[in-house]
The prediction has a mean pLDDT of 83. This is a predicted structure of a 73-nucleotide RNA (transfer RNA) from Thermoplasmata archaeon HGW-Thermoplasmata-1.

RNA sequence: GGGCCGGUGGUCUAGGGGUUAUGAUGUCGCCCUUACAAGGCGAAGAUCGGCGGUUCAAUUCCGCCUCGGCCCA
Numbered sequence: 001g002g003g004c005c006g007g008u009g010g011u012c013u014a015g016g017g018g019u020u021a022u023g024a025u026g027u028c029g030c031c032c033u034u035a036c037a038a039g040g041c042g043a044a045g046a047u048c049g050g051c052g053g054u055u056c057a058a059u060u061c062c063g064c065c066u067c068g069g070c071c072c073a
Stems, first nucleotide, its partner, number of pairs: 001072007010025003018056001027043005049065005
């Protein structure tokens, strides 16, 4: 330098045009317990990597950039 795949709550991750963006884990509050753990209930937490474009509407489609992984040279 070229090709392919990926970037979504603190972490891991689903979703590939419209409905409240999914689940696990973690965090916080309450219940339970003599207490802790486990368990139950509830809550907070996301500019969906950036900038443009298409569209009535973009996390989703297109272009460029950027970061990471794999392969080729």
The RNAcentral record of the sequence draws on ENA. Its Rfam family is "tRNA".